Molecule: transfer RNA
Organism: Cytophagales bacterium
RNA sequence: GGAUCCAUAGCUCAGUCGGUUAGAGCAUCUGACUCAUAAUCAGGGGGUGCAAGGUUCGAUCCCUUGUGGAUCCA
Repeated sequence: GGAUCCAUAGCUCAGUCGGUUAGAGCAUCUGACUCAUAAUCAGGGGGUGCAAGGUUCGAUCCCUUGUGGAUCCA
């Protein structure tokens, strides 16, 4: 210098002919249970979907550029 892939909740990750309401586990909070703690059970909260544009009636998903990270080639 060139190419490919990744970025979604506090953490680790799902989510495809683009379709209106974005989910799981763990963590956290509340309650139950217990003498108490842990475990277990029930429930709740938590998302500018990396940034800025574009296409579309409609974008987490498609296109462009940028940022950060990983891998490969030279």